[in-house]
Annotation:
The RNA shown here (transfer RNA) has 76 nucleotides and comes from a Verrucomicrobiota bacterium. Its Rfam family is "tRNA". Rfam's curators write: Transfer RNA (tRNA) molecules are approximately 80 nucleotides in length. The family's RNA type in Rfam is transfer RNA. NCBI's taxonomy places the organism under Bacteria, Pseudomonadati, Verrucomicrobiota.
RNA sequence: GACCCUAUCGUCUAGUGGUCUAGGACACCGCCCUUUCACGGCGGUAACCCGGGUUCGAACCCCGGUAGGGUCGCCA
Numbered sequence: 001g002a003c004c005c006u007a008u009c010g011u012c013u014a015g016u017g018g019u020c021u022a023g024g025a026c027a028c029c030g031c032c033c034u035u036u037c038a039c040g041g042c043g044g045u046a047a048c049c050c051g052g053g054u055u056c057g058a059a060c061c062c063c064g065g066u067a068g069g070g071u072c073g074c075c076a
Stems, first nucleotide, its partner, number of pairs: 001072007010026004018056001028044005049065005
């Protein structure tokens, strides 16, 4: 340098154009339960890497960038 893959709550992840102002688990916070703790029950906070485009409509498709990973090459 070329090509390929990945990027979503604190963490792990679901998602394949309209059900998503985004769901689940664990964690965290509050309440209940318990003599107490744990377990359990109920509720809550919290995320689509950035910019542009296509579309009536984008987490999802396209282009560029950023970060990480991989394969191949280049250099004296």